[in-house]
RNA sequence: CCCUUAGAGUUUGAUCCUGGCUCAGGAUGAAUUCUGGCGGCAUGCCUAACACAUGCAAGUCGAACGGGGUUUAUAUAACAGAACUCUCCGGAGGGAAGAUAUAUAAACCUAGUGGCGGACGGGUGAGUAACGCGUGGGCAACCUGCCCUGUACCGGGGGACAACAGCCAGAAAUGGCUGCUAAUACCGCAUAAGCCUGCUGUGCCGCAUGGCACAGCAGGGAAAACCACGGUGGUACAGGAUGGGCCCGCGUCUGAUUAGUUAGUUGGCAGGGUAACGGCCUACCAAGACAACGAUCAGUAGCCGGCUUGAGAGAGUGGACGGCCACAUUGGGACUGAGACACGGCCCAGACUCCUGCGGGAGGCAGCAGUGGGGAAUAUUGCACAAUGGGGGGAACCCUGAUGCAGCGACGCCGCGUGAGUGAAGAAGUAUUUCGGUAUGUAAAGCUCUGUCAGCAGGGAAGAAGAAAGACGGUACCUGACCAAGAAGCCCCGGCUAACUACGUGCCAGCAGCCGCGGUAAUACGUAGGGGGCAAGCGUUAUCCGGAUUUACUGGGUGUAAAGGGAGCGUAGACGGCAGGGCAAGUCUGGAGUGAAAGGCAGGGGCCCAACCCCUGGACUGCUCUGGAAACUGUCCGGCUGGAGUGAAGUAGAGGCAGGUGGAAUUCCCGGUGUAGCGGUGAAAUGCGUAGAGAUCGGGAGGAACACCAGUGGCGAAGGCGGCCUGCUGGGCUUUAACUGACGCUGAGGCACGAAAGCAUGGGUAGCAAACAGGAUUAGAUACCCUGGUAGUCAUGCCGUAAACGAUGAUUACUAGGUGUGGGUGGACUGACCCCAUCCGUGCCGGAGUUAACACAAUAAGUAAUCCACCUGGGAAGUACGACCGCAAGGUUGAAACUCAAAGGAAUUGACGGGGGCCCGCACAAGCAGUGGAGUAUGUGGUUUAAUUCGAAGAUACGCGAAGAACCUUACCAGGUCUUGACAUCCGACUAACGAAGUAGAGAUACAUUAGGUGCCCUUCGGGGAAAGUCGAGACAGGUGGUGCAUGGUUGUCGUCAGCUCGUGUCGUGAGAUGUUGGGUUAAGUCCCGCAACGAGCGCAACCCUUACUGUUAGUUGCUACGCAAGAGCACUCUAGCAGGACUGCCGUUGACAAAACGGAGGAAGGUGGGGACGACGUCAAAUCAUCAUGCCCCUUAUGACCUGGGCUACACACGUACUACAAUGGCCGUAAACAGAGGGAAGCAAAGCCGCGAGGUGGAGCCAACCCCCAAAAGCGGUCUCAGUUCAGAUUGCAGGCUGCAACUCGCCUGCAUGAAGUCGGAAUUGCUAGUAAUCGCAGAUCAGAAUGCUGCGGUGAAUACGUUCCCGGGCCUUGCACACACCGCCCGUCA
Repeated sequence: CCCUUAGAGUUUGAUCCUGGCUCAGGAUGAAUUCUGGCGGCAUGCCUAACACAUGCAAGUCGAACGGGGUUUAUAUAACAGAACUCUCCGGAGGGAAGAUAUAUAAACCUAGUGGCGGACGGGUGAGUAACGCGUGGGCAACCUGCCCUGUACCGGGGGACAACAGCCAGAAAUGGCUGCUAAUACCGCAUAAGCCUGCUGUGCCGCAUGGCACAGCAGGGAAAACCACGGUGGUACAGGAUGGGCCCGCGUCUGAUUAGUUAGUUGGCAGGGUAACGGCCUACCAAGACAACGAUCAGUAGCCGGCUUGAGAGAGUGGACGGCCACAUUGGGACUGAGACACGGCCCAGACUCCUGCGGGAGGCAGCAGUGGGGAAUAUUGCACAAUGGGGGGAACCCUGAUGCAGCGACGCCGCGUGAGUGAAGAAGUAUUUCGGUAUGUAAAGCUCUGUCAGCAGGGAAGAAGAAAGACGGUACCUGACCAAGAAGCCCCGGCUAACUACGUGCCAGCAGCCGCGGUAAUACGUAGGGGGCAAGCGUUAUCCGGAUUUACUGGGUGUAAAGGGAGCGUAGACGGCAGGGCAAGUCUGGAGUGAAAGGCAGGGGCCCAACCCCUGGACUGCUCUGGAAACUGUCCGGCUGGAGUGAAGUAGAGGCAGGUGGAAUUCCCGGUGUAGCGGUGAAAUGCGUAGAGAUCGGGAGGAACACCAGUGGCGAAGGCGGCCUGCUGGGCUUUAACUGACGCUGAGGCACGAAAGCAUGGGUAGCAAACAGGAUUAGAUACCCUGGUAGUCAUGCCGUAAACGAUGAUUACUAGGUGUGGGUGGACUGACCCCAUCCGUGCCGGAGUUAACACAAUAAGUAAUCCACCUGGGAAGUACGACCGCAAGGUUGAAACUCAAAGGAAUUGACGGGGGCCCGCACAAGCAGUGGAGUAUGUGGUUUAAUUCGAAGAUACGCGAAGAACCUUACCAGGUCUUGACAUCCGACUAACGAAGUAGAGAUACAUUAGGUGCCCUUCGGGGAAAGUCGAGACAGGUGGUGCAUGGUUGUCGUCAGCUCGUGUCGUGAGAUGUUGGGUUAAGUCCCGCAACGAGCGCAACCCUUACUGUUAGUUGCUACGCAAGAGCACUCUAGCAGGACUGCCGUUGACAAAACGGAGGAAGGUGGGGACGACGUCAAAUCAUCAUGCCCCUUAUGACCUGGGCUACACACGUACUACAAUGGCCGUAAACAGAGGGAAGCAAAGCCGCGAGGUGGAGCCAACCCCCAAAAGCGGUCUCAGUUCAGAUUGCAGGCUGCAACUCGCCUGCAUGAAGUCGGAAUUGCUAGUAAUCGCAGAUCAGAAUGCUGCGGUGAAUACGUUCCCGGGCCUUGCACACACCGCCCGUCA
């Protein structure tokens, strides 16, 4: 330089961090759902090393041997007797085929003897934690059949045993006895060495034991033949090659809740045994050997090359292929052999299976197929020895489930196909739709082309070297013809994560890897359309690696998230000062050997390509041997003084232990004085006290603790240590620099220390005080408070734990400062103080740096180094079991099942607090009048009902929607009716429309249409058109049906509270902060000042209306100084336009030279003059689908529409809001008649007059209103009543009337007469109001035919009180805490179900 290294979701209202869980990737001997065209190459019992029927898997050699058998040939013998010939036809000759026996020859087969091979090949992974495996070495301690090379030899004998024959036993397997026989079977003899054994000597060599060579002596010691005459074979020795055996270094899983193990054990000597060393075995001797660097024990496991994954380091794995090991039904044993303790050999024992005549026998698929079983799951009882290889043989050849092939399985990898081009009327269908369209979609159809694969037909290999002989195989491959034909599915579409709509469903059915979807508008369930991904596959499940730096070697942490041991001394270990010299273990470097093949990588090559296969190269990061270097580590040697220690001189101290001693106080005892209480609490009571307490004085006893001094002062390792004195004793600090010379630091185990409580022992016990008792508090109070009171607190021993905390291990070095304080030293100064410097300790602030932030910051949580301890999601749990310790209590060590997707740290913004500070409001307080009690009215709940329509529900529902239910309203109920409809649009036909009286009916409606009636525009007079009606068909109408939690709009409330935000800048990793906080001030985020902020917006205020004053203008219906009227006039009242006026403007004081506050002047009004309208960002899923509008759902001869009657007015009861009262501030009567304001009036208001006791009637002047009317205002004043259920109060009821209205029965209002109920000021509780207000008095209006005690307005009379902000309620700002965020109506714990 190049290459490589990817993250995401999920804790929160939001943020940063810690931390777990989950996902995206790759892989597999896989299994499974759905689906499935072809080919190539691979691969296929992971479970029961479970049991196995059947067949096959190891034989071969007749050229080692005797025998047996078969065939052929020849010969012989005795049979037999054909063709043919002769014939007297009776027969005779003839001698073939055939068959028997013997002999010979040849060929073949072969049970047995014998040789070689069955120790290879093939299978499996049970066992094994081991020199088993891997890697590198050693054997001077060894063997090696067949094969190769060399040297030498092969002479001569002997006796048997199978086969066979006979007999015997047995069911069989098999065996026994007698007899015969061959050999390359067996045994002597001869010969022989350089072979073996023993002894002796010399030389050379080796790391040691020792080895090699030579010489001498003694002893031992071999063979096999066959033959085709070419050979093949045999014996001995030496060498080679190959294969094996043994030994050693290093490496090789988990558990210490396995810490001690071991008697042939460790070693020696002698002997035995082996191919060989060795306790391998035996006897004797010694007492060793192994182990925290993990022995022993337990669990698990064949090991490796490799394979999977990973950037790598690693982690996981060991199926196929290759190497090694182990095993062959289980256990044991040897035999044979070159080789075995032997898969298809033997013996014994066990289990199992089979045969049996019951006496006895047979067997071993973890060989290839196959069967049963187990299991989620794994194939054919195939072909061939043609090739490669193996065994035997001289060979031909035989054998070979090794192997080569084929079959089955998408189990995996790789390749191919299911068509290509063109084609817009953007067809049909389908889905959706805002009904216009859009999507599927160039997709299809249509037209033009091609022919892979499969199918059909023809040809047809290589693989054989070597004439013939190929399982595969009529296979691969080639050619031809035909036809778009026979060949696409699976998963997914909320985020992660590519891909969206409709319908169905309605916390159901279901989905889900995590977060999470589903409770009527589901992109998350199911289906469809569409889309995305992969594709002969696609999903799921399981497992492994990755992501996970989440065990961190690379590459993490421990103040608060999990995590520093309670603290010291110290062992092993780890680490270690300065300078020099030696060595070369580590280290670095060169060379050599090895690191099998296959695999992987690179480059080539072969199958059409690829997978696959072949070749070459490099790599295999390792181990071993060897040459060199000497900086660093190590080691050895002798030095140094800076680390450390010793000495000397000083010094401070609650450091420790023991002994003694002191005073104050509490309590108790004795005595004196003295009398009724004491004590205790928020308040009390229990308790003590007239038997004399408490108080006070004097004396005494006893125990425990040491006021003041006293201090973020001192000492100690920590725990901890406090009167004074004495003794003993540990440590620190300073100064000095005499001595030692690295003696240091840390420290697993270990040892000693270790608050309080607890335990033991015998003491002690004044006070205090668990338990306990009593009294209070409380719903309860096993508590907090009070009165008592026992263990305990004291001593000695044990225990060994604490929030044993600085939640911060020890040591060393370095890295800005400032300011206190304790101990020491030096300098300066005549000296004291002050000052300067320095060492050790102990605090605060603060910079860099660090940190998630908070914070730490020379006493580090900074920068580095060394050592120890500890952590790895939450819960279960510091629990269980085990072990150790303890007298016990308990301590130390310390899990898992199961369960959750979080648990957590720091900080932010809110909300909240029986937290704090400041402030406001009729919030309290101070007052006045009420409500709550009565009666009535009205609304609500409840109940009732055919229906009592619906809504409103704390504040913020309840005289609310409703500014007015007898019918109507009306939505409810009963009954009667209508079905394109009561209402809208479109179409067709017809007709002008409209239609009275009448009849039936409760009415809707029906009949009657005859009567009547015939309109507008154009006209070519035929008609056409607009509007309307009737009939018909369907689109549709209609719905006060549902959902206010799908919505718009409107409204309530916090609240007329003073707040709510933004831009830019700055600060913070960030959420956010700042501004908006602070000091003042205000009704106010109002204003001023200050300030990393500077500005701005919505709110506040002002602008608007009204009211209070004045001016001016205008004046009729108003007013009037004109006696009245008319008329005139516009000063006044008034009306209604314009203008002025008030701004802390002026003065004084206070304040910060401000804002502003207080006082005053002037003024009609003074500090927003009074009142109104006006309601920020938002909260309450607040209210309303029944004002209206509206999505979706629902009804459609009804949930729509019409009508009559009923209901909304019910009534054991409960609540809210009002009215009227309970009386003398009053009732009643009378009175001439005093004074308003604001409104209304034509389907209206109605005067005067008359009638009626009255409601009212009659009447009709006047008035569309500053004109007329409603209209009388009422409280006022005078008289009377005299405290009673009354001359109060008026409910209820009876009678008689009036009014409205089609109609007052259910169900209106009013009047008169009569009746005359409850009620004598209202429990707990609770409401309104701060001035023209409360209270009180009347008047008007809207709605309305009629029907207010309600509502909305209007004026008259007209108070009291506010010290003040402690408390209650609500609100604002700042601050603090927080485990809340649905925000305290929160969260959450225990018990029970």
The prediction has a mean pLDDT of 84. Predicted 3D model of a 1393-nucleotide RNA (small-subunit ribosomal RNA) from an uncultured bacterium.